[in-house]
The RNA shown here (FMN riboswitch aptamer (RFN element)) has 131 nucleotides and comes from a Spirochaetota bacterium. Of the family's consensus pairs, 100% are formed in the model. Its Rfam family is "FMN riboswitch aptamer (RFN element)". Rfam's curators write: The RFN element is a highly conserved domain that is found frequently in the 5'-untranslated regions of prokaryotic mRNAs that encode for flavin mononucleotide (FMN) biosynthesis and transport proteins. The family has 146 seed sequences and 6,230 matches in Rfam 15.1. Model confidence (mean pLDDT): 80 of 100. It was read from a public genome assembly, where an Rfam model found it.
């Protein structure tokens, strides 16, 4: 220094103050938020990837059937430009823009409730063992 088994821990952020109005943290003027991994330079809008939807499909256990739920594979699944520095930046500096599961819920949700004291891309660190 790299590898292999385990095992603990960590891993999401955000509407102030106001219009209208019977009723909006959802509309309208405005605020505010930005997982992770990789990229010759530091990213929500470059590359993937987690989460969320649907579709097939596999195996246990139950008497049998079925469901869930685990698992794999497949689809869908947002959004940047412009100038300036530099060897290099759609990552930085300025400015101007744009995105944002699903269900609820006196009125349409990135922010309010809820699934979630839950999953999770990952990150650290310990044990053991081999070279």
């Nucleotide at each position: 220094u790299g590898u292999g088994u385990u095992c603990u821990u960590c891993g999401g952020g955000g509407c102030a103050g106001g219009g209208c109005g019977u009723g909006a943290g959802g509309c309208c003027c405005g605020a505010c938020c930005g997982g992770c991994g990789g990229u010759g330079a530091a990213a929500g809008c470059c590359c993937g990837c987690g989460a969320g939807u649907c579709c097939u499909g596999u195996g246990a256990g139950c008497a049998g059937g079925g469901a869930u739920g685990a698992c794999a594979g497949g689809a869908c699944a947002g959004a940047u430009c412009u100038g300036g520095u530099g060897u290099a930046a759609c990552u930085c500096c300025a400015g101007a823009g744009c995105c944002g599961a699903c269900a609820g819920u006196g009125a349409g949700a990135g922010u309010c409730u809820g699934g979630a004291u839950g999953g999770g891309a990952g990150a650290a660190g310990g044990a053991c063992a081999a070279a």